[in-house]
Context: one part of a larger RNA
RNA sequence: UGACGGGGGCCCGCACAAGCGGUGGAGCAUGUGGUUUAAUUCGAUGCAACGCGCAGAACCUUACCCGGUCUUGACAUCCUUCGGACGGAUUCUAGAGAUAGAAUCUUCUUCUUCGGAAGCUGGAGUGACAGGUGCUGCAUGGCUGUCGUCAGCUCGUGUUGUGAGAUGUUGGGUUAAGUCCCGCAACGAGCGCAACCCUUGUCGUUAGUUGCCAUCACUAAGUUGGGCACUCUAGCGAGACUGCCGAGGUUAACUCGGAGGAAGGCGGGGAUGACGUCAAGUCCUCAUGGCCCUUAUGACCGGGGCUACACACGUGCUACAAUGGUAGAGACAGAGUGAAGCUAAACAGCAAUGUCAUGCAAAUCACAAAAACUCUAUCUUAGUUCGGAUUGGAGUCUGCAACUCGACUCCAUGAAGCUGGAAUCGCUAGUAAUCGCAGAUCAGCAUGCUGCGGUGAAUACGUUCCCGGGCCUUGUACA
Numbered sequence: 001u002g003a004c005g006g007g008g009g010c011c012c013g014c015a016c017a018a019g020c021g022g023u024g025g026a027g028c029a030u031g032u033g034g035u036u037u038a039a040u041u042c043g044a045u046g047c048a049a050c051g052c053g054c055a056g057a058a059c060c061u062u063a064c065c066c067g068g069u070c071u072u073g074a075c076a077u078c079c080u081u082c083g084g085a086c087g088g089a090u091u092c093u094a095g096a097g098a099u100a101g102a103a104u105c106u107u108c109u110u111c112u113u114c115g116g117a118a119g120c121u122g123g124a125g126u127g128a129c130a131g132g133u134g135c136u137g138c139a140u141g142g143c144u145g146u147c148g149u150c151a152g153c154u155c156g157u158g159u160u161g162u163g164a165g166a167u168g169u170u171g172g173g174u175u176a177a178g179u180c181c182c183g184c185a186a187c188g189a190g191c192g193c194a195a196c197c198c199u200u201g202u203c204g205u206u207a208g209u210u211g212c213c214a215u216c217a218c219u220a221a222g223u224u225g226g227g228c229a230c231u232c233u234a235g236c237g238a239g240a241c242u243g244c245c246g247a248g249g250u251u252a253a254c255u256c257g258g259a260g261g262a263a264g265g266c267g268g269g270g271a272u273g274a275c276g277u278c279a280a281g282u283c284c285u286c287a288u289g290g291c292c293c294u295u296a297u298g299a300c301c302g303g304g305g306c307u308a309c310a311c312a313c314g315u316g317c318u319a320c321a322a323u324g325g326u327a328g329a330g331a332c333a334g335a336g337u338g339a340a341g342c343u344a345a346a347c348a349g350c351a352a353u354g355u356c357a358u359g360c361a362a363a364u365c366a367c368a369a370a371a372a373c374u375c376u377a378u379c380u381u382a383g384u385u386c387g388g389a390u391u392g393g394a395g396u397c398u399g400c401a402a403c404u405c406g407a408c409u410c411c412a413u414g415a416a417g418c419u420g421g422a423a424u425c426g427c428u429a430g431u432a433a434u435c436g437c438a439g440a441u442c443a444g445c446a447u448g449c450u451g452c453g454g455u456g457a458a459u460a461c462g463u464u465c466c467c468g469g470g471c472c473u474u475g476u477a478c479a
Base pairs, nucleotide, nucleotide: 001479002478003476004475005474007473008472009471010470011469012468013467015463016462019427020426021425022424023423026318027317028316029315030314031313032312033311034309035308042053043052064304065303066302067301068300069299070298073129077128078127079125080124081123082122083121084120087106088105089104090103091102092101093100094099108119109118110117111116131293132292134291135290136289140287141286142282143281144280145278147276152191153190154189155188156187157186158167159166160165171182172181173180197270198269199268200267202238203237204236205235206234207233208232211228212227213226216225217224241264244258245257246256247255248254320420324379325378326377327376328375329374330373336367337366338365341360342359346355347354348353386417391412392411393410394409395408396407397406433455434454435453436452437451438450439449
């Protein structure tokens, strides 16, 4: 100087407390451990691994296993030699295919002394080499997690100490903040904080189609004429600064109350992550040193596996019902996506869906029905008209192909489950809870993920305690 303390002081955080809803019990989905297996590819492992890499394993993916094949190679550059445009389309034979063999059609450019040469490309050959998701994240770059959006981390000069170092950065106030004020052997500065950026909340202005409709007509319908007031869209501006008033405070910083205001003291949300810590994670994104393989640890193909199942754990979904289930009727979003696409209407089917067909490269058309909600009827406390697992049957769709191993529909079946032990998690406001919608990935496949809006609470006395963190101080046989 640090680190540590079941030392002290001060202060923060859904850290506790006060509340609301969960997990832990059930069934299922998903990940992991374990076990099994020819293989169940590999990685991630307290917080900070476990719906994680995977924004989507039937083949492919795929790295794993079994079998069948290739050896200058599936891919790159160079050399020798033979040939031809390369290539594209179709068919046949053998085979599981890779592959091997055969046939048909189509098919070059430039220079030229007309011999050929060059380009492009196929076969054969030789070796240089290719190739490796093989090992080492404890050789590395890059990227990322975490402490933590915590308020800290440092430097120059000066001063001080023999020195390591100290001072500044400590102290008194204050703040979300090393934020600001005052003081001070310090005076300044840098990286962080804040602001500048995006979005949302109010108003003005410009613009008025594909958007909107107050007035006038018209219609089944903002459909059409008309209009751009209003909504909205998207550009430019205004607006909030403790600016104003009062009180407290050291005349300060600042705090408390008030006015006006759409908004008040950082208005809400996002992006933004200092010096560093964990030899944290990643050699399987990529790059890369070293080591290793080179007729194989490389490459191609068919099939299988990653989907196994006495069990254990994590994360979720659905429930156990009446604040509910079922049937009928009615209403209100936002944000997105669409051409190898989204698909209206009509018709067929109980339905998944199909047929026909229309519009739209979309403020124009479509996906599209929002759902919870409201009204009416019914069920009457029951393992039920709760719950939907499981299983049987019949189908639809995607796709060469749904057996291993897809999703959906209909009929039948109708399991556990009557609110969950010890323990444990999230959340302070348009939040929790609850309800649906969209998108990425994607042929198909979502209870996951990322967004979007609808309805919309309770509680916070307080900081003694638990956990984590910041500053000062103290002890130490620790570095």